[in-house]
RNA sequence: UGAGAGGUCGUCUAAUGGCAGGACGGCUGACUUUGGAUCAGCAAAUGGGGGUUCGACUCCCUCCCUCUCAG
Numbered sequence: 001u002g003a004g005a006g007g008u009c010g011u012c013u014a015a016u017g018g019c020a021g022g023a024c025g026g027c028u029g030a031c032u033u034u035g036g037a038u039c040a041g042c043a044a045a046u047g048g049g050g051g052u053u054c055g056a057c058u059c060c061c062u063c064c065c066u067c068u069c070a071g
Stems, first nucleotide, its partner, number of pairs: 001070007010024004018054001026042005047063005
């Protein structure tokens, strides 16, 4: 440099163009003599920019980053 694959809460993982959800973790509360466990609740994300569309994680363009292959 070329080709291919990928980028979603702190981590892992869903979402056929129609409210971005779940688990673990974190925080708060209940329970408990304390801790743990359990239960309830809360916060937390679509790599950047542009386009299509009534509506984009999803489709298109471009850039960035990661991995694989080729040179």
Transfer RNA from an Anaerolineales bacterium, 71 nucleotides, folded computationally. The RNAcentral record of the sequence draws on ENA. Its Rfam family is "tRNA". Its family is annotated with triplet codon-amino acid adaptor activity in the Gene Ontology. It is annotated as a transfer RNA.